[in-house]
This is a predicted structure of a 536-nucleotide part of an RNA (large-subunit ribosomal RNA, domain I) from Larkinella ripae.
Context: one part of a larger RNA
RNA sequence: GGCGUCUGGGGGAUGCCUAUGGCUCUGAUUGGCGAGGAAGGACGCGGACAGCAGCGAAAACGGCGGGGAGGAGCACACAUCCUUUGAUCCGCUGGUCUCCGAAUGGGGCAACCCGGUGUAGUGAAGCUACAUCAUCACCUUACGGUGAAGCAAACGUGGGGAACUGAAACAUCUAAGUACCCGCAGGAAGAGAAAACAACAGUGAUACCCUAAGUAGUGGCGAGCGAAAGGGGCAUAGCCCAAACCACAGCGGUUACGGCCGCUGCGGGGUUGUAGGACCGACCAUCAAAUCAACUGACAAACCGGAAUGCUCUGGGAAGGGCAUCCAAAGAAGGUGACAGACCUGUACGGGUAGGUUCAGUUGGUGGGGUUGGGAUCCUGAGUAGGGGGGGGCCGGAGGAACCCCCUCUGAAUCGGCCGGCACCAUCCGGUAAGGCUAAAUACACAUCAGAGACCGAUAGCGAACCAGUACCGUGAGGGAACGGUGAAAAGUACCGCAAGCAGCGGGGUGAAAUAGAACCUGAAACCAGACGCCU
Numbered sequence: 001g002g003c004g005u006c007u008g009g010g011g012g013a014u015g016c017c018u019a020u021g022g023c024u025c026u027g028a029u030u031g032g033c034g035a036g037g038a039a040g041g042a043c044g045c046g047g048a049c050a051g052c053a054g055c056g057a058a059a060a061c062g063g064c065g066g067g068g069a070g071g072a073g074c075a076c077a078c079a080u081c082c083u084u085u086g087a088u089c090c091g092c093u094g095g096u097c098u099c100c101g102a103a104u105g106g107g108g109c110a111a112c113c114c115g116g117u118g119u120a121g122u123g124a125a126g127c128u129a130c131a132u133c134a135u136c137a138c139c140u141u142a143c144g145g146u147g148a149a150g151c152a153a154a155c156g157u158g159g160g161g162a163a164c165u166g167a168a169a170c171a172u173c174u175a176a177g178u179a180c181c182c183g184c185a186g187g188a189a190g191a192g193a194a195a196a197c198a199a200c201a202g203u204g205a206u207a208c209c210c211u212a213a214g215u216a217g218u219g220g221c222g223a224g225c226g227a228a229a230g231g232g233g234c235a236u237a238g239c240c241c242a243a244a245c246c247a248c249a250g251c252g253g254u255u256a257c258g259g260c261c262g263c264u265g266c267g268g269g270g271u272u273g274u275a276g277g278a279c280c281g282a283c284c285a286u287c288a289a290a291u292c293a294a295c296u297g298a299c300a301a302a303c304c305g306g307a308a309u310g311c312u313c314u315g316g317g318a319a320g321g322g323c324a325u326c327c328a329a330a331g332a333a334g335g336u337g338a339c340a341g342a343c344c345u346g347u348a349c350g351g352g353u354a355g356g357u358u359c360a361g362u363u364g365g366u367g368g369g370g371u372u373g374g375g376a377u378c379c380u381g382a383g384u385a386g387g388g389g390g391g392g393g394c395c396g397g398a399g400g401a402a403c404c405c406c407c408u409c410u411g412a413a414u415c416g417g418c419c420g421g422c423a424c425c426a427u428c429c430g431g432u433a434a435g436g437c438u439a440a441a442u443a444c445a446c447a448u449c450a451g452a453g454a455c456c457g458a459u460a461g462c463g464a465a466c467c468a469g470u471a472c473c474g475u476g477a478g479g480g481a482a483c484g485g486u487g488a489a490a491a492g493u494a495c496c497g498c499a500a501g502c503a504g505c506g507g508g509g510u511g512a513a514a515u516a517g518a519a520c521c522u523g524a525a526a527c528c529a530g531a532c533g534c535c536u
Stems, first nucleotide, its partner, number of pairs: 001535009015521001016485002021456002023453007030445002032151002040100003043056003047078001051074002061094006070082003105114003115133007135148005155186001156184005166173001170220001196203002208233004217225002238437003241381001245268002248265007273415001275380004279374006290366009299356001303351003309324005325342002327331001333345003386410008396422001417432005472479002492520001495507004
């Protein structure tokens, strides 16, 4: 020096575990917060207090309810206190709530600086305290009143809108109206009560699901794209204006001063396609899914009740073994010194005031009529429908191209009307555009509750089981970690010794165990050391 064995050190793999961790899903709830100052922060608040949580001149306050012996958070020690005159704690509801932040008196390098006005201290200067003072929109106009803004996970709707990619290149095409940006809204949104489909038979608003169907189609007929009717389900709900006509008010015009006409506003009326309404006439009658209020019921907080086991053996410890027994509308689960239906918390099943919300019912208010005859006149949405040109949307890429939308140039009819039924024409059929509203079935999950898993088990699972969007990096946008486990219980080693008044160690003590001693379960490998053996 090498190899081997053993004993240790080192290291933290592996196994097991999961307290408050994460992932995915299901059901239900809820679906907003904000100028009454939000979301998010800064700075403070404790006897002593650095951090976290809580709170705001602060570790707390008021009311109502629950609960019943301890309590002053995490947090384990000291001190001082509170509490059966009911504390701590839990639920509901109020008050307070510094400064910044939409931030809103003005400014500003957020958490700071400086003002105006009124009142008060206070008589004056000065200072202080409290209140108030931004902008925009609408209404009102003398004052003033109401609202908006900002934040928020996805879902929705509208305005804009790629490229990579695919076509085995690439240009039409595709990706895709996707990603992304912007506006706006709601608990859902959007759509929606036929100028619809259909086909000689009929259906009867819309949305969503299954199907029709990868069909009909479309397509450098390439890559690809790709319906609808109908059928079956889910859920169902229908309405209101404009106009004709009537009345009133204001303004204007005109007048023979009786009035008449026009415009505007408001009220009545009226709302449809077997046309309807106005208008003229006749007759009859009392009710709606809307909205408001009250009451009742259902749902519903903290919380309350809630069955049934003993002995013995092993052991540090019984829930394990043995013996005997019981409950079960409860044998879900967790805990307890090993594996507990009957020990604890619970579980099944019951109970529970206020408040709240939605639903249902009842009552009342608001609000709201119907039938019929006549057929002369009037009304029934105009720069609209349609057309030319240019684009876009539909399954439809300009095609024979209907239908819908936008820009531009044009531009009707008025119910004996008008539109559609995939060029166009006729017949036939369907409908009634150019105003509006509309629950439910549908989408989503920041959040709350309950639950589930042939999901993870600390290099996994969220980035984050641990004081994590932290430490740290970056001028910044932004990037972004690592770190779980003593023990049943701290019983966390009194006391003695060595040592430096250390570290550390030896005794001793606790404990079932201390090679469980806090650098703490198990404790692999690399690597290091010692002892012994063999070889050189």